[in-house]
RNA sequence: CGCUUAUCCAGAGUGGCGGAGGGACCGGCCCAAUGAUGCCACCACAACCACCGCAAACACUGUUGCUUCCCGGCGCAGCGUUUACGGCAGGUGCGAAUUCCGGAGCGGGAAGUUUUCCGCGAAGAUAAGAG
Numbered sequence: 001c002g003c004u005u006a007u008c009c010a011g012a013g014u015g016g017c018g019g020a021g022g023g024a025c026c027g028g029c030c031c032a033a034u035g036a037u038g039c040c041a042c043c044a045c046a047a048c049c050a051c052c053g054c055a056a057a058c059a060c061u062g063u064u065g066c067u068u069c070c071c072g073g074c075g076c077a078g079c080g081u082u083u084a085c086g087g088c089a090g091g092u093g094c095g096a097a098u099u100c101c102g103g104a105g106c107g108g109g110a111a112g113u114u115u116u117c118c119g120c121g122a123a124g125a126u127a128a129g130a131g
Base pairs, nucleotide, nucleotide: 001131003129004128005127006126007125008124013042014041015040016039017038021031022030023029025103026102027101028100043095045093048091049090051087052086053085055083056082057081058080060078061077062076063075065074066073067072099123105120106119107118108117109116110115111114
């Protein structure tokens, strides 16, 4: 840097530096010298990944148990995978406004001629994975 999958109406701020625009893009609407955006520190929030516990299902292995024996099945034990739940906070993320709202395009509803609502989607952000 692009690709794939998942999520995006929940949640969480103080101090220092700095000094003009910022909220990705376009339109709107906001934030901002009562100092925003940004950077740093600390504190929080959340729980995607990792790790731990527990339960269930399934696979495999074992078995002095049950099925009078064998086979097979059931039970039990071990190990692994997946899933649900709980814990932790190691790797990320994140702390104005639903991703602030709308935004190519597609489908549907209402009103009736350019508006509005719903779903998908596009765009964007984050995580995980393979490049």

This is a predicted structure of a 131-nucleotide RNA (SAM riboswitch aptamer (S box leader)) from an Armatimonadaceae bacterium. It matches the Rfam family "SAM riboswitch aptamer (S box leader)". Rfam's curators write: The SAM riboswitch is found upstream of a number of genes which code for proteins involved in methionine or cysteine biosynthesis in Gram-positive bacteria. Of the family's consensus pairs, 97% are formed in the model. The organism belongs to Armatimonadaceae, within Bacteria.